[in-house]
The RNA shown here (c-di-GMP-I riboswitch aptamer) has 84 nucleotides and comes from Alkaliphilus peptidifermentans DSM 18978. The RNAcentral record of the sequence draws on ENA. Taxonomically the source falls in Alkaliphilus peptidifermentans (Bacteria, Bacillota, Natronincolaceae, Alkaliphilus). The model forms 95% of the base pairs in the Rfam consensus.
RNA sequence: CUACGAUAAAAGCAAACCAUUGGAAACGAUGGGACGCAAAGCCACGGACCUUCUCCAUAUCUGGAUGGUAGCCGAGUUGCCGAA
Numbered sequence: 001c002u003a004c005g006a007u008a009a010a011a012g013c014a015a016a017c018c019a020u021u022g023g024a025a026a027c028g029a030u031g032g033g034a035c036g037c038a039a040a041g042c043c044a045c046g047g048a049c050c051u052u053c054u055c056c057a058u059a060u061c062u063g064g065a066u067g068g069u070a071g072c073c074g075a076g077u078u079g080c081c082g083a084a
Base pairs, nucleotide, nucleotide: 004082005081012037013036017032018031019030020029021028022027035071041077042076045074046073047072048069049068050067054065055064056063057062
């Protein structure tokens, strides 16, 4: 330095739920709260899933457009410590 991840050490983040708030919605933000997380740091490039106010196609179902999920997976990128 790389790989790796301990009943190690010092830190970190924060699910569900609640309050307020933005949004049509999914969901997001702030505060509380901890289920958990070795990247549960960042990132929407690939896949997967969710949304449907409005728009396009469709007789309808449905598909696309739009928006979202990074705590769904992969890829990319940065990072604490140092046992086996």

Model confidence (mean pLDDT): 86 of 100.